[in-house]
């Protein structure tokens, strides 16, 4: 420096749930909680994928339709990083 994650130290992150709030929604944030995580740091103005459809197109039998400009990094990727046995 690469793989790599046994054991330990030091910390860290906080799912679902509720409760408060923001939003058309997805979903965000704040407290609570603790499934779980070595990258659950970070990047969605430069890769996939995913979810939502306000507002827009199409229909017009009033949608079980299209569409991100909105969202998701705890889906995959890129990218920086603690800590250490082999």
């Nucleotide at each position: 420096u690469u793989c790599u994650g046994a054991a330990a130290a030091a910390g860290g992150c906080a799912a679902a749930g509720c409760a408060g709030u923001g939003g058309a929604a997805a979903u965000g944030c704040u407290g609570u909680g603790a499934c779980g995580c070595a990258a659950a740091g970070c990047u969605a103005g430069a890769g996939g994928g995913u979810c939502u459809a306000a507002g827009u197109c199409c229909a017009u039998u009033u949608g079980a339709g299209a569409u991100a400009u909105g969202a998701c990094a705890g889906c995959c990727a890129g990218u920086u990083g603690c800590c250490a046995a082999a």
Molecule: c-di-GMP-I riboswitch aptamer
Organism: Propionigenium maris DSM 9537